[in-house]
Molecule: Bacterial large signal recognition particle RNA
Organism: Candidatus Humimicrobiaceae bacterium
RNA sequence: CCGUGCUAGGCGGGGAGCUAGCGGUGCCCUGUACUCACAAUCCGCUAUAGUGAGGCUGAAUUCCGGAUAGAGGUUUAUAAUGGUAAGGUUUGCGCUUGAGUAAGUGGUGUUGAAGGUCGGGUCUUGUGCGGCGAAGACUUACAAACUCCGUCAGGACCGAGAGGAAGCAGCGGUAAGUAAUUUCCUUCGGGUGCCACAAGGAAACCUGGCUGGAGCAAACUGCUCAGGUGGCGCUUGUUAUUAUAGAUCGAAGUCUGGUGCACGG
Numbered sequence: 001c002c003g004u005g006c007u008a009g010g011c012g013g014g015g016a017g018c019u020a021g022c023g024g025u026g027c028c029c030u031g032u033a034c035u036c037a038c039a040a041u042c043c044g045c046u047a048u049a050g051u052g053a054g055g056c057u058g059a060a061u062u063c064c065g066g067a068u069a070g071a072g073g074u075u076u077a078u079a080a081u082g083g084u085a086a087g088g089u090u091u092g093c094g095c096u097u098g099a100g101u102a103a104g105u106g107g108u109g110u111u112g113a114a115g116g117u118c119g120g121g122u123c124u125u126g127u128g129c130g131g132c133g134a135a136g137a138c139u140u141a142c143a144a145a146c147u148c149c150g151u152c153a154g155g156a157c158c159g160a161g162a163g164g165a166a167g168c169a170g171c172g173g174u175a176a177g178u179a180a181u182u183u184c185c186u187u188c189g190g191g192u193g194c195c196a197c198a199a200g201g202a203a204a205c206c207u208g209g210c211u212g213g214a215g216c217a218a219a220c221u222g223c224u225c226a227g228g229u230g231g232c233g234c235u236u237g238u239u240a241u242u243a244u245a246g247a248u249c250g251a252a253g254u255c256u257g258g259u260g261c262a263c264g265g
Base pairs, nucleotide, nucleotide: 001265002264003263004262005261006260009057010056011055012030013029014028015027020046021045022044023043024042034054035053036052037051038050063258064257065256066255067254068253072249073248074247075246076245077244078243079242080241081240082239083238084237085236086235087234089233092232093231094229095228096227097226098225099224100223101222103221104220105219107216108215115211116210117209118208119207120206121205122204123200124199125198126197127196128195129193130192132189133188134187135186136185139180140179141178142177148173149172150171151170157164158163
């Protein structure tokens, strides 16, 4: 140096979480690198840290160490953005109510403003008239088997007779009542009426006359004051994402070094 056969070792790793700690099942990242059983209210171990069983590979591209590398995870701080909850706030904005003002718009005014004065109306009370509604009365018609009136056929009664008394039906009238017109009449009532008369009337509004001689009014915008709301902004808590600067763990990959036994040639 080569060949053959073994053994150590290897047959994934890492992060967070769980755990006294270690590993696993589960989640995530990387990556392709055996099988079966156990296992999150866990399974199995003890710093030699999965347990039990089986299979493949095997001293080198594969094992071990060092360097490099930096996928990805966790965490701290700062800043920004978003979600969510709470707080109070016209001392930021918005929305909204009332009062005032009169800068602007609009309206009105020399065909005469505001003001002053006289009168009237709207208003109240009383009386009256009209109208509406209700009821009653009047008029007409109907309306009483018997218990209303008048006349009472027939029939019955009294009487010797002349006659008499009563009286149903019918007919006529009338009462209680029913119906009709609303023409007239009476009573009552009212959110009745451009009604009439009388009395009253603080203020307001409208209107007519006189005076006066230029403003009036406050709808909209504006401004001031006093409120209301809590939509936005603001503050705080919490949560999520991004960026920066740290900390921590860290796979693949790359480079380099090291590494067992036996036999034979």